The RNA shown here (transfer RNA) has 76 nucleotides and comes from a Candidatus Brocadiia bacterium. NCBI's taxonomy places the organism under Bacteria, Pseudomonadati, Planctomycetota, Candidatus Brocadiia. Rfam family: tRNA. Its mean pLDDT, the model's own confidence on a scale to 100, is 80.
RNA sequence: GGGGGCGUAGCUCAGUAGGCAGAGCAACGGGUUUUUAAUCCGUAGGUCGACCGUUCGAACCGGUCCGCCCUCACCA
Numbered sequence: 001g002g003g004g005g006c007g008u009a010g011c012u013c014a015g016u017a018g019g020c021a022g023a024g025c026a027a028c029g030g031g032u033u034u035u036u037a038a039u040c041c042g043u044a045g046g047u048c049g050a051c052c053g054u055u056c057g058a059a060c061c062g063g064u065c066c067g068c069c070c071u072c073a074c075c076a
Base pairs, nucleotide, nucleotide: 001072002071003070004069005068006067007066010025011024012023013022019056027043028042029041030040031039049065050064051063052062053061
C1' cells in the first nucleotide's frame, strides 16, 4: 500500500424494514439483614468514532477521514 471486519452507557454487548436508543454487570440511593455477602426496589449515566451528503426523518443508506483487529503484498 490492497482487501475484509469492527467502533453504541464506566465495562461486555444487543438493536439496520430508516421512525421514542436498550440489556447485563459496575456506580449511586433505599428496603430486608446484628453486620458483610446475597437478594429486592429505584436513580443517574449516550455528540451511536468524526465530518459531509441523501431523506420529511439517519445508530442504520452513500462519500471522506480517524482508531483497532485480521489477511495479502512490499521492504528488510